[in-house]
RNA sequence: AGAAUGAAAAGGUAAACCUGUUGAAAAGCAGGGACACAAAGCCAUAGGGUCUAAGCCAUAAGGUAUGACAGCCGGUUGCCAAU
Numbered sequence: 001a002g003a004a005u006g007a008a009a010a011g012g013u014a015a016a017c018c019u020g021u022u023g024a025a026a027a028g029c030a031g032g033g034a035c036a037c038a039a040a041g042c043c044a045u046a047g048g049g050u051c052u053a054a055g056c057c058a059u060a061a062g063g064u065a066u067g068a069c070a071g072c073c074g075g076u077u078g079c080c081a082a083u
Base pairs, nucleotide, nucleotide: 004083005081006080012037013036017032018031019030020029021028022027035071041076042075043074047073048072049069050068051067055064056063057062
C1' cells in the first nucleotide's frame, strides 16, 4: 500500500409517526422524532423491480409514465482499523 473481514474508536444518516408546505396522486422538502443502517454516500435512459395515473386511450372492470421510489435488488465511489 492492497484484499478479506467488521471487534473498537471518531463520526454520519434518519424509519414509523406528528406539524407545516409542494403535488392530481405516488411521493418530495423543512422542523420535531429514532426503527434501523458498514456504505441508509452518489446513480432513475446503464439494468431489473415496485408505486401513482394528471393527461391520453377505451368506455367494460380498465390500460398507459413523460411522474415517483436508491431505507427493493443492482451499479459505482469511500472513513477507520482489532484480526
RNAcentral holds the sequence, with entries from Rfam. Predicted 3D model of an 83-nucleotide RNA (c-di-GMP-I riboswitch aptamer) from Anaerosacchariphilus polymeriproducens. Lineage of the source: Bacteria > Clostridia > Lachnospirales > Lachnospiraceae > Anaerosacchariphilus. Of the family's consensus pairs, 95% are formed in the model.